Overview:
Predicted 3D model of a 74-nucleotide RNA (c-di-GMP-I riboswitch aptamer) from a soil metagenome. Model confidence (mean pLDDT): 82 of 100.
[in-house]
RNA sequence: GCAAAACCGUCGAAAGGCGGUGACGCAGAGCCACGGGGCUACGGCGCACAACCGCCUUGCUCGCCUGGCCGCCA
Numbered sequence: 001g002c003a004a005a006a007c008c009g010u011c012g013a014a015a016g017g018c019g020g021u022g023a024c025g026c027a028g029a030g031c032c033a034c035g036g037g038g039c040u041a042c043g044g045c046g047c048a049c050a051a052c053c054g055c056c057u058u059g060c061u062c063g064c065c066u067g068g069c070c071g072c073c074a
Stems, first nucleotide, its partner, number of pairs: 001026002006021006024063001030069003035065002037061003043056004
């Protein structure tokens, strides 16, 4: 210097984001979603009604890992 969970508010279909409170942690917990992983899935299809499940599509996660860029302290 940053700020997990939880709670409150707000946006979103959801995952989740943002703000506040709050500190589990982090010496890159700064940025990039290219690769792998994880999560979501309103809508569409499989499908004959619904549910479930799978796929497509949609997003999210850099505080899951790898890679790239620029840095701080010792």